RNA sequence: UUCUUAUCGAGAAAGGUGGAGGGACUGGCCCUUUGAAGCCUUAGCAGCAGACUCCUGACGGGUACUGUGCUAAUUCCAGAAGCGUACGUGCUUGCAGAUGAGAA
Numbered sequence: 001u002u003c004u005u006a007u008c009g010a011g012a013a014a015g016g017u018g019g020a021g022g023g024a025c026u027g028g029c030c031c032u033u034u035g036a037a038g039c040c041u042u043a044g045c046a047g048c049a050g051a052c053u054c055c056u057g058a059c060g061g062g063u064a065c066u067g068u069g070c071u072a073a074u075u076c077c078a079g080a081a082g083c084g085u086a087c088g089u090g091c092u093u094g095c096a097g098a099u100g101a102g103a104a
Base pairs, nucleotide, nucleotide: 001104002103003102004101005100006099007098008097013042014041015040016039017038021031022030023029025079026078027077028076043071044070045069047068048067049066050065053062054061055060075096080093081092082091083090084089
């Protein structure tokens, strides 16, 4: 990087450095000099895989130890197709994306 598969309405930020961008892409709408991205430290969350241990008849649940991930807004909303509509928009499925696990 590609493929397969599961999940994505919950949860969780401070400090240092840095100095203008960021929210994948496009449009919208937001965040940001009351300090963006990136990097570092510490803290936190508990999604996925694994381990340990406890509860349970079992399914399953708890525990944050390991790996990974995450800590504005539903994946911020929409994008393609369809259904509905009071014509404002609402809903469903999908695409795309992100993350884990497995494979090449």
Molecule: SAM riboswitch aptamer (S box leader)
Organism: Halobacillus sp. BAB-2008